Large-subunit ribosomal RNA, domain II from Treponema rectale, 689 nucleotides, folded computationally. Its Rfam family is "Bacterial large subunit ribosomal RNA". Its family is annotated with structural constituent of ribosome and ribosome in the Gene Ontology. Lineage of the source: Bacteria > Spirochaetota > Spirochaetia > Treponematales > Treponema.
Context: one part of a larger RNA
RNA sequence: ACCUGCGAGUUACGGUAUGCAGCAAGGCUAAGGAAUUGAAGUUCCGGAGCCGGAGCGAAAGCGAGUGUGAACAGCGCGAUAUAAGUUGCAUGUCGUAGACCCGAAGCCAAUGUGAUCUUAUUAUGGGCAGGUUGAAGCAGGGGUGAAACCUUGUGGAGGACCGAACAGUAAUCUGUUAAAAAAGGUAGUGAUGACCUGUGAUAAGGAGUGAAAGGCUAAACAAACAUGGAAAUAGCUGGCUCUCCCCGAAAUGCCUUUAGGGACAGCCUCAUGCAAAGCCACCGGAGGUAAAGCACUGGAUGAGCAAGGGGGAGUCAAAUCCUACCGAGUUCAAUCAAACUAAGAAUGCCGGCGGCCAGCGCAUGGGAGUGAGACUGCGUGCGACAAGGUUCGUAGUCGAGAGGGAAACAGCCCAGAUCCGCAGCUAAGGUCCCAGAAUGACGCUAAGUGUAAAAUGAGGUACGGAUGCACAGACAGCCAGGAGGUUGGCUCAGAAGCAGCCAUUCCUUAAAAGAGUGCGUAACAGCUCACUGGUCGAGCACCCGCGCGCAGACAAUGUAACGGGGCUAAGCGUCAUACCGAAGCUCGGAAUUCAUACCGUAGGGUAUGACUGGUAGGGGAGCAUUCCAUUAACCCGUGAAGGCAUAUGCGAGAGCGGUGCUGGAGGAGAUGGAAGAGAGAAUGCAGGC
Numbered sequence: 001a002c003c004u005g006c007g008a009g010u011u012a013c014g015g016u017a018u019g020c021a022g023c024a025a026g027g028c029u030a031a032g033g034a035a036u037u038g039a040a041g042u043u044c045c046g047g048a049g050c051c052g053g054a055g056c057g058a059a060a061g062c063g064a065g066u067g068u069g070a071a072c073a074g075c076g077c078g079a080u081a082u083a084a085g086u087u088g089c090a091u092g093u094c095g096u097a098g099a100c101c102c103g104a105a106g107c108c109a110a111u112g113u114g115a116u117c118u119u120a121u122u123a124u125g126g127g128c129a130g131g132u133u134g135a136a137g138c139a140g141g142g143g144u145g146a147a148a149c150c151u152u153g154u155g156g157a158g159g160a161c162c163g164a165a166c167a168g169u170a171a172u173c174u175g176u177u178a179a180a181a182a183a184g185g186u187a188g189u190g191a192u193g194a195c196c197u198g199u200g201a202u203a204a205g206g207a208g209u210g211a212a213a214g215g216c217u218a219a220a221c222a223a224a225c226a227u228g229g230a231a232a233u234a235g236c237u238g239g240c241u242c243u244c245c246c247c248g249a250a251a252u253g254c255c256u257u258u259a260g261g262g263a264c265a266g267c268c269u270c271a272u273g274c275a276a277a278g279c280c281a282c283c284g285g286a287g288g289u290a291a292a293g294c295a296c297u298g299g300a301u302g303a304g305c306a307a308g309g310g311g312g313a314g315u316c317a318a319a320u321c322c323u324a325c326c327g328a329g330u331u332c333a334a335u336c337a338a339a340c341u342a343a344g345a346a347u348g349c350c351g352g353c354g355g356c357c358a359g360c361g362c363a364u365g366g367g368a369g370u371g372a373g374a375c376u377g378c379g380u381g382c383g384a385c386a387a388g389g390u391u392c393g394u395a396g397u398c399g400a401g402a403g404g405g406a407a408a409c410a411g412c413c414c415a416g417a418u419c420c421g422c423a424g425c426u427a428a429g430g431u432c433c434c435a436g437a438a439u440g441a442c443g444c445u446a447a448g449u450g451u452a453a454a455a456u457g458a459g460g461u462a463c464g465g466a467u468g469c470a471c472a473g474a475c476a477g478c479c480a481g482g483a484g485g486u487u488g489g490c491u492c493a494g495a496a497g498c499a500g501c502c503a504u505u506c507c508u509u510a511a512a513a514g515a516g517u518g519c520g521u522a523a524c525a526g527c528u529c530a531c532u533g534g535u536c537g538a539g540c541a542c543c544c545g546c547g548c549g550c551a552g553a554c555a556a557u558g559u560a561a562c563g564g565g566g567c568u569a570a571g572c573g574u575c576a577u578a579c580c581g582a583a584g585c586u587c588g589g590a591a592u593u594c595a596u597a598c599c600g601u602a603g604g605g606u607a608u609g610a611c612u613g614g615u616a617g618g619g620g621a622g623c624a625u626u627c628c629a630u631u632a633a634c635c636c637g638u639g640a641a642g643g644c645a646u647a648u649g650c651g652a653g654a655g656c657g658g659u660g661c662u663g664g665a666g667g668a669g670a671u672g673g674a675a676g677a678g679a680g681a682a683u684g685c686a687g688g689c
Base pairs, nucleotide, nucleotide: 002688003687004686005685006684011097012096013095014094015093016092017091018090019089020088021087022086023085026051027050028049032045033044034043035042036041055062056061065077066076067075068074100239101238103236107229108228109227111226112225113224119203120202121201122200123199124198125197126196127195128193130162131161132160133158137154138153139152140151141150142149166190167189171186172185173184174183205221207217208216209215242622243621244620245619246618247617252265253264255262256261266370267369268367269366270365271364272363273362274361278356279355280354282352283351284350285349292341293340297337298336299335301333302332303331304330305329308326309325310323311322312321313320373398374397375396376395377394378393379392381390382389403414404413405412418590419589420588421587423586424585425584429580430579431578432565433564434563438577440575441574442573443572444571450567456551457550460548461547463545464544465543467541468540469539477535478534479533480532481531483508484507485506488502489501490500514529518527519526591612593610594609595608596607597606598605599604623678625675626674627673628672629671630670631669634667635666642662643661644660645659646658648657649656650655
C1' cells in the first nucleotide's frame, strides 16, 4: 500500500412551528391508589397542580377597563366586531446538558511515585606506568667581632613539567532509514588534584540541587512522572456512511477587542394567505453626469495700456528725466478644472395608459446557507494614464456550467446537458494535409510580411489628389560656351567670384554667363555650378493623402513568437455562393414536475401547453439492514441463512427475484412499530497480508 471488521446529529427535560388524533370554553391529570393473570402491562380512580377563558398598574388595587393626572381632558396598554384552546404522538429546529466524531499546547491537587540517570553533600573503600625539574630545611667548607652572605652536598616541595591507564573534549572527517535515539577515526587537553572512581546514605516538584548553562532531577524540564478534575476548552484543521425527484444561493450593507468568528438585514427554500410583478410602444415628470463652455470661482499662455516698485541721472533733499527690469489691474486673443457652470445630452429613475408574457410579486410563519470571491468589457479613485495590483459602480461569465471554438487554457467567443436514436439544420469558428468541410472570384503584399513591438528613418510598391514644365522639344545624359569693365570697394603680409566687412551686387558684349554654387591656391592659377546653344525624342519635376510592406529587432536545454507539415496563397482586403461544425434548434420515441380542462369515491387516469445543468442549502418520494407486534394457514435435510457464479428477468435508481455449485439449520412475505439503521477517505482504530 491493499483486504476485512469497527467508526461520527444521540438521549433526557424544556421552548417553538408543522402534521395526525382526542375532547372543546374548556383541555389534561402528576405522585399515589384499586382491579386484573405471578410479572411486564392494561383498565379504572386520584383535579393537588398546569395551560386557556381579562386586562391595566412598580404596587396597594381597580376591572372591560386600567395607568398617568386636579380632570368626566389627552395619551399609553387593553376590551368590543370576522382570530379556540388544550392533551398525546410524530417530525423540523432552538435551549440546558460532553450534545455530530476525533485532535491540543496547557491549568489545578484532595492523592501519590521517583536521586539505579544526573546535581550536591555525607560515610566507608579503591586508583593514578614511566621519565623530568630540584623549593624550604639540614650538613660540610668559605666568610664575619658575631651575623648576613657565598659555595658544595643532602633533601624531596609543587592546584610543577613530559607522558600511559583514567578522566575529559573547544578542531575536523565519517555516520545521519547510523554499528550507535549522541557513536567511530585523526589530531589535541588534564593526568598528586578544586583529581578520578566503587558501594551505602541524604536532599524533590513552585520544590530540590546547581564553580550559574534555565543546567540537572531515570532517552522528557521556564516547573518531572502517575492518577484524578476530564469526554477541560478549541470562533481552528480533518472527517461524517443508501437512491431518485423539485427549487436553488452568497462571497454585500450596518455593528462588533471585530476583521478566516458572529448579530440583524439582503439573497435561497417550504407552508399558508393575498393579488400583484416584468418587458415593449406612447405620454407626463424630476435631474446637472458625458461632451461643451469660460458669465461666475480659480489655474495657466502671449500681446497692448498701466497704478506701483527696482535700477540710473538729478549739488543735501526734492521736483523732474531716463530705463532691452518686475508688474497689481484692465483690454484683446487663445485656453484648463473631481470639489467651476449662463447652457446641456444619451442611458437610467418615477408615474399614467395600452399591448405582450404568465409561478413573476407582496405579507406572515418554519428551515437554511452565505457574509475570503475571481476574471473580462465599460465608467472612476489610488498606483507610475505599472501589475494576473488595489478600491468602488455597472453588465457578463466562472463560482455552482457540461458541450463546440480559441493547439493545450475556471473567468474570452458560441451555447445552457431530462433520457434514448447508426436522422436532419445551424452558432461561434472554419473548409491544402494531419483533420469534418471550397485547392471559390477580384485586388493588394514579395517581407515567409503573414507567424510578436515604439519613437524614428528610407527614390519598396499600389491607388487618389494639387502645382509647374513639355513636340515652339521638357527631364536626365553627352558636345560646346560660361566673357569684358574688374584683382568691385574696404580690410589685409596677401584677399584677384570663393577668410572677413560694405553695397539701389552696377554697366557692357551677348544665345547665355552671379561683382559668383562648391572644390582648390600662400595669393594667383586650375576644376565645377548657376545660365545658354546643340544633340536626343515623350513624358518630366516636386508636394499632399492613403493601402500593404522594409529597417529599427539582443537571452539563456533544442527549431520554440503559424499547433505541426508546409504555404506566394493555404497571407491580407472586399465580395458571392456552397459546405463542415455543439449536449443549441428540428424530427421520432420515453419519462419527471407544474398549470389548465375533462373523467374517477379515492390513490389516480387522459388531453394540451410549459418545464426538467447545478455547489452551499430547503422541500418531496423511496430502497436496504437489525429487532418487536399482528397475520392459525408461507418455505425448509427432496437442503434455511450465508458464500461463489451467471450477455436470466423486474425496477428510473437505491435494490428485488430466477438458475447452478457450495453450505448444513433455520428463514421469508404482508401491515405497522422501534433503531447500536447504510463508509472510501478522519497522517482514523484493530486484525490479516